[in-house]
Context: one part of a larger RNA
Molecule: large-subunit ribosomal RNA, domain I
Organism: Actinomadura rupiterrae
RNA sequence: GGCAUACGGUGGAUGCCUUGGCAUCAGGAGCCGAUGAAGGACGUGGGAGCCUGCGAUAUGCCUCGGGGAGUCGGCAACCAGACUUUGAUCCGGGGAUUUCCGAAUGGGGGAACCUGGCACUCGUCAUGGGGUGUCGCCGCCGGUUGAAUGUAUAGGCCGGUUGGUGGGAACGCGGGGAAGUGAAACAUCUCAGUACCCGCAGGAAGAGAAAACAAUAGUGAUUCCGUGAGUAGUGGUGAGCGAAAGCGGAGGAGCCUAAACCGUGCGCGUGUGAUACCUGGCAGGGGUUGCGUGUGCGGGGUUGUGGGACCAUCCGAUCAGGCCUGCCAGCCUGGUAAGGAGUUACAAAACACUUUGGUAGUUGAACGGCUUGGGAUGGCCGACCGUAGACGGUGAGAGUCCGGUAGACGAAACCAUGGUGUCUCCUGGGUGUGUUCCCGAGUAGCACGAGGCCCGUGAAAUCUCGUGUGAAUCUGCCACGACCACGUGGUAAGGCUGAAUACUUCCUGAUGACCGAUAGCGGACCAGUACCGUGAGGGAAAGGUGAAAAGUGCCCCGGUGAGGGGUCGUGAAAUAGUACCUGAAACCGUGUGCCU
Numbered sequence: 001g002g003c004a005u006a007c008g009g010u011g012g013a014u015g016c017c018u019u020g021g022c023a024u025c026a027g028g029a030g031c032c033g034a035u036g037a038a039g040g041a042c043g044u045g046g047g048a049g050c051c052u053g054c055g056a057u058a059u060g061c062c063u064c065g066g067g068g069a070g071u072c073g074g075c076a077a078c079c080a081g082a083c084u085u086u087g088a089u090c091c092g093g094g095g096a097u098u099u100c101c102g103a104a105u106g107g108g109g110g111a112a113c114c115u116g117g118c119a120c121u122c123g124u125c126a127u128g129g130g131g132u133g134u135c136g137c138c139g140c141c142g143g144u145u146g147a148a149u150g151u152a153u154a155g156g157c158c159g160g161u162u163g164g165u166g167g168g169a170a171c172g173c174g175g176g177g178a179a180g181u182g183a184a185a186c187a188u189c190u191c192a193g194u195a196c197c198c199g200c201a202g203g204a205a206g207a208g209a210a211a212a213c214a215a216u217a218g219u220g221a222u223u224c225c226g227u228g229a230g231u232a233g234u235g236g237u238g239a240g241c242g243a244a245a246g247c248g249g250a251g252g253a254g255c256c257u258a259a260a261c262c263g264u265g266c267g268c269g270u271g272u273g274a275u276a277c278c279u280g281g282c283a284g285g286g287g288u289u290g291c292g293u294g295u296g297c298g299g300g301g302u303u304g305u306g307g308g309a310c311c312a313u314c315c316g317a318u319c320a321g322g323c324c325u326g327c328c329a330g331c332c333u334g335g336u337a338a339g340g341a342g343u344u345a346c347a348a349a350a351c352a353c354u355u356u357g358g359u360a361g362u363u364g365a366a367c368g369g370c371u372u373g374g375g376a377u378g379g380c381c382g383a384c385c386g387u388a389g390a391c392g393g394u395g396a397g398a399g400u401c402c403g404g405u406a407g408a409c410g411a412a413a414c415c416a417u418g419g420u421g422u423c424u425c426c427u428g429g430g431u432g433u434g435u436u437c438c439c440g441a442g443u444a445g446c447a448c449g450a451g452g453c454c455c456g457u458g459a460a461a462u463c464u465c466g467u468g469u470g471a472a473u474c475u476g477c478c479a480c481g482a483c484c485a486c487g488u489g490g491u492a493a494g495g496c497u498g499a500a501u502a503c504u505u506c507c508u509g510a511u512g513a514c515c516g517a518u519a520g521c522g523g524a525c526c527a528g529u530a531c532c533g534u535g536a537g538g539g540a541a542a543g544g545u546g547a548a549a550a551g552u553g554c555c556c557c558g559g560u561g562a563g564g565g566g567u568c569g570u571g572a573a574a575u576a577g578u579a580c581c582u583g584a585a586a587c588c589g590u591g592u593g594c595c596u
Base pairs, nucleotide, nucleotide: 001595002594003593004592005591006590007589008588009587015581016544017543020515021514022512023511024510025509026508027507028506029504030503031167032166039101040100041099042055043054044053046079047078049075050074051073061095062094063093064092065091066090070083071082072081106115107114108113116135117134118133119132120131121130122129136165137164138163139161140160141159142158143157144156145155171202172200173199174198175197176196182189186236212219213218223250224249225248226247227246233241234240254496255495256494257440261299262298263297264296265295266294267293268292269291270290277286278285279329280328281327282326283325284324304474306439307438308437309436310434311432312431313430314429315428317336318335319334320333321332322331323330338427339426340425341424342423350422351421352420353419354418356416357415358414359413361409362408363407367382368381369380370379371378383400384399385389391403392402393401445469446468447467448466449465450464451463455481476491477490478489479488480487531538532537551580553567554566555565556564557563
């Protein structure tokens, strides 16, 4: 030095475990914010720090409920001092307080800081100083003033504003909008209207009450699912892309305006002295009330077997009032009766009672003996409960030990939800013919250029934009895939609308041929931390004594150390001693044997 073997050291694999994750499902909830959010900074405890909670009323205050014996949150003990059956701590409902930054909003600013005006107020002899409130911008409403320029308008000023601003995981709508790729190259095409950027909104959004489909028969808003169907189509007819009607389901809900006409307010123009007009007839009376036009408000009106206005006519419960006066007729307004409807579109608010849930909780059956062991939940023997033999814990596998589980109960307060009532709102109907009027205009259509539709310009309709041009009002207009005729369907150019649908930051519950510490979220542990980077950003490692700290008294070495040794002790075990379960390998030793 090598080999073998025994015993150690180092190291932290493996096994077992799980407080943490992952995925899915069900139910709930679904916006927060100038009444200052989300997110933070700094404070706050008798005793240093960090986390949690809270905000100068600061590990908390008030009140209403629950609960019933200890408590003063965690790491985390110890000391000190308190509270509590006159009900503390704790749990839930409601309220109060809520520094500073942050949309951040008096001004400034390198966030959590600096510094003002005004009103009131405290303090000082006075100045400085303290406190409370208020002062951003934009939009909207009202008033006033008022240019170029006469009326006006712009602008200025004053007052009001519970309007906006910022945040939010995914889902939604809109405005922009790629490329890698595929086409076995590549340019039209595809990827894809995807990724990404921006704007805006809601608990959903969007769409939505036929200028729709269809085809000689019919359907009757929208949305979503299945089918139709990888069909019809489209396509360097390549790669690919790819419907609709119909049928079967989920859900079901319909409404309001513009215009004609009437009334009324205002502006402008015009006209006459009696015409016109004042509801009609007769008689009286009035006097610019008239007419035309523009605009605001109220009534009216909303449709496609076309509808409405106007006019005529028929039927209309009752009472009161009005329409210059009297009579007759007529009309209008209000109340009652009758009928209908309603807070979710169609107008809009509140209250009472009540149903069912939620936000704390309560109750809840049934076991003993012997034995092994440190310990019984194991073994043996004999019982019991079960609308409960889910699960977790307890010194080893526990239906009957504990918490629970099945089942049954429970709310002063708040929230959600359905119902009833109070309440609120609405209400003439029919027929007729007529022609007089109305039925959404820089719109429809057309030309050119695009986009989007299964549709790549094609025979290319339908839909939507840009530029130009530019109709008609029911004997009208649009569509039915160029276009024309006939036929059929509909009624554009205004608006609103629940449900069925999408998603899951969040709350509760459940499940897993999901993981088990190099796995599972990056993160089981004080992690988006330490650390890296100017920054955008990147981004770890790190779990386990024991049933219980019962966490090792005394002596010795050593620096009054760190660490170790000895001998007692604890414990089932200390080769379980906090560098702590198990403790593999590489690697390092010691003893013994053999070889050199």